[in-house]
RNA sequence: UUUAUAUUUUGGCAAAACAUGCGAAAGUAUGUUACGCAAAGCUAUAGGGCCUUUUAAUAAGUGGCAGCCAGUUGCAAAU
Numbered sequence: 001u002u003u004a005u006a007u008u009u010u011g012g013c014a015a016a017a018c019a020u021g022c023g024a025a026a027g028u029a030u031g032u033u034a035c036g037c038a039a040a041g042c043u044a045u046a047g048g049g050c051c052u053u054u055u056a057a058u059a060a061g062u063g064g065c066a067g068c069c070a071g072u073u074g075c076a077a078a079u
Stems, first nucleotide, its partner, number of pairs: 006079004012037002017032006035067001041072003047069002049065003053061002
């Protein structure tokens, strides 16, 4: 100096609940808050899956979910 593992820490994100706004709904924005997260960053027009809604329909369409899988990029310091 580099690599691997473990522990700790700065910074980052923010479930549920509640309040207010939007929406037919699923859901979503903001605030309080802190269940958790090393990708809980990004992608819903690569794909699967789930939820909502239209329809007689298990098919097809509409809207949504990235904190389900997946794809892709990527992470400071100390011992």

A computed fold for a 79-nucleotide RNA, annotated as c-di-GMP-I riboswitch aptamer. It was read from a public genome assembly, where an Rfam model found it. The coordinates come from a structure-prediction model, not an experiment, and the mean pLDDT is 78. It matches the Rfam family "c-di-GMP-I riboswitch aptamer". Rfam links the family to the GO term cyclic-di-GMP binding.